[in-house]
RNA sequence: GGAGCGAGCUGGACGGCCGCUGGACGCGGCGCGAGCCGCGCUGGAGGAAGGUCCGGACUCCGCAGGGCAGGGUGCUGGCUAACGGCCAGGCGCAGCAAGCCGAAAGGCCCAGGGCGACGGAAAGUGGAACAGAGAGCAGACCGCCCAAGCGGCAGCCGGUUCGCCGGCUGCCGACGGCAAGGGUGAAACGGCGAGGUAAGAGCUCACCGCGGCCGUGGCGACACGGCCGGCACGUCAAACCCCACCCGGAGCAACAUCGAAUAGGCAUGCGCGUCGCCUUCGGGCGGCACAGGACGGCCCGUCCGAGCAUGCGGGUAGAUGGCUAGAGCGGUCGGGCAACCGACCGCCCAGACGAAUGGUCGUCACGCCGGGUCUCGGCCCGGCGAACAGAAUCCGGCCUACAGGCUCGCUCCCCCU
Numbered sequence: 001g002g003a004g005c006g007a008g009c010u011g012g013a014c015g016g017c018c019g020c021u022g023g024a025c026g027c028g029g030c031g032c033g034a035g036c037c038g039c040g041c042u043g044g045a046g047g048a049a050g051g052u053c054c055g056g057a058c059u060c061c062g063c064a065g066g067g068c069a070g071g072g073u074g075c076u077g078g079c080u081a082a083c084g085g086c087c088a089g090g091c092g093c094a095g096c097a098a099g100c101c102g103a104a105a106g107g108c109c110c111a112g113g114g115c116g117a118c119g120g121a122a123a124g125u126g127g128a129a130c131a132g133a134g135a136g137c138a139g140a141c142c143g144c145c146c147a148a149g150c151g152g153c154a155g156c157c158g159g160u161u162c163g164c165c166g167g168c169u170g171c172c173g174a175c176g177g178c179a180a181g182g183g184u185g186a187a188a189c190g191g192c193g194a195g196g197u198a199a200g201a202g203c204u205c206a207c208c209g210c211g212g213c214c215g216u217g218g219c220g221a222c223a224c225g226g227c228c229g230g231c232a233c234g235u236c237a238a239a240c241c242c243c244a245c246c247c248g249g250a251g252c253a254a255c256a257u258c259g260a261a262u263a264g265g266c267a268u269g270c271g272c273g274u275c276g277c278c279u280u281c282g283g284g285c286g287g288c289a290c291a292g293g294a295c296g297g298c299c300c301g302u303c304c305g306a307g308c309a310u311g312c313g314g315g316u317a318g319a320u321g322g323c324u325a326g327a328g329c330g331g332u333c334g335g336g337c338a339a340c341c342g343a344c345c346g347c348c349c350a351g352a353c354g355a356a357u358g359g360u361c362g363u364c365a366c367g368c369c370g371g372g373u374c375u376c377g378g379c380c381c382g383g384c385g386a387a388c389a390g391a392a393u394c395c396g397g398c399c400u401a402c403a404g405g406c407u408c409g410c411u412c413c414c415c416c417u
């Protein structure tokens, strides 16, 4: 200097002009006042503000306690307000570099780093496509074997009632034995080597695996060692299930306070009268009277008129609070491997709801392209580009999106000294 892997940080800077929004800041103006307007000053998105997946704070409702049902979590220890999150460790899986083997293909071993819903399969129920002979107290397709028994054939010996019978030897075979090898499959009833055998087989033995017991180390998951067992207990619980632990519901449109106009509700007061005519018997028309109302305040007047007036209460619209000082941010120490915790000092950092946080111009920085120049390190000019996205009660996580840039760790390669 480069490559790969992993982790963390960052997410343009400054200025001018014009705007938006918060302020229990200042000045000026208007208004009786609450307040409104203008100017100035000052605060004004993110690492994910996102998805709304998990956990909490907060609020209301419910709740003696226990159980059932339902949901969730699941190696160990720790952190935390809590978590399905984080840290550290254990075990398992895959595996880069290095190393070892090999002629090579490749294999072995695999630091670091990566991945793992990682309790229980000797409680029960159940599942395993396709392929395959056989998928769980299994099975025999190819194959291997004739030791014994059985069947067939041949030879020899003996017997014979001449049909055959018995024995021995050899060869072949399956309806006999085997499961080593091949083959199927994700998985085939321990692996591998030796002995053994007719051929084979935990049949026997060593090593490994597995199981039981004991010891040692560790808080623990677990590791290491010894003895015993000939192998039983294959796999799947992200199938039911069993075990342990956890979980009440709804959510800031929660919730609290104030609270109109209109129409309901309740109470009190005043009024709903009388005469005539018509009627389909519901009522209608006319005269007189009348609480009250309208004609901008009062009187007269005109019109309307069966309800009117006052008070109380609930709800709605609306307004305010909740609402941003917090499991806060920064720094320095201390404890801890770490997650994290503690002490001290400093800071205040959006709070909208028709939902602000923007637009434009210039300079600089960054990247790309083109041109010019050069002392080949660069310099100058012009053009273009610059992501994902965007608060809505707040906080801790997870997940997802993301142009460009920076830093660190490990391994390897090249160059220089």
Base pairs, nucleotide, nucleotide: 001413002412003411004410005409006408007407008406009405010404012364013363014362015361016360017359018358020044021043022042023041025040026039027038028037029036030035046388050399051398053397054396055395056394057393058251059250060249061248070247071246072245073244074243075089076088077087078086079085090118091116092115093114099108100107101106119242120241124240125239126236127235141182142181143178144177145176150173151172152171153170154169155168156167157166158165159164190208191207193205194204195203209231210229211228212227213226214225215224216223217222255321256320257319258318265312266311267310268309269308270307273288274287275286276285277284278283290305292304293303294302295301328347329346330345331344332343333342334341335340366385367384368383369382370381371380372379373378
Molecule: Bacterial RNase P class A
Organism: Zeimonas sediminis